[in-house]
RNA sequence: GCCGAAGUGGCGGAAUGGCAGACGCGGCGGACUUAAAAUCCGCUGUCCGCAAGGGCGUUCGAGUUCGAAUCUCGACUUCGGCACCA
Numbered sequence: 001g002c003c004g005a006a007g008u009g010g011c012g013g014a015a016u017g018g019c020a021g022a023c024g025c026g027g028c029g030g031a032c033u034u035a036a037a038a039u040c041c042g043c044u045g046u047c048c049g050c051a052a053g054g055g056c057g058u059u060c061g062a063g064u065u066c067g068a069a070u071c072u073c074g075a076c077u078u079c080g081g082c083a084c085c086a
Stems, first nucleotide, its partner, number of pairs: 001082007010025003018066001026044006045056004059075005
C1' cells in the first nucleotide's frame, strides 16, 4: 500500500430500516435478618429539571429516507490476511 472484519453505557452484549442499550454482570437504594450472606423489589447512557417531563446519544463527518446502530460516501482507531521490504 491492497483486501476483509469490527467500533453501541462501568463490563459482556441485544435490536440488522420502525420505542437504542433487551438479557446478564457490576453499582446504588430498599425489603427480609440481632447482624451479615443469600434471596426478592426498584433504579442505573448523558444533559436540563424538585418532580412531571424534555433535549441529546450506537467512533467522527456528510448523504439517502417519513424514519438510520442498521443503507451509501469519506475519515479515524483496532484486529486479521496479502503484497513490498534496495
Record summary:
Transfer RNA from a Chloroflexota bacterium, 86 nucleotides, folded computationally. It matches the Rfam family "tRNA". Gene Ontology term of the family: triplet codon-amino acid adaptor activity. Rfam classes the family as a transfer RNA. Taxonomically the source falls in Chloroflexota (Bacteria, Bacillati). Its mean pLDDT, the model's own confidence on a scale to 100, is 80.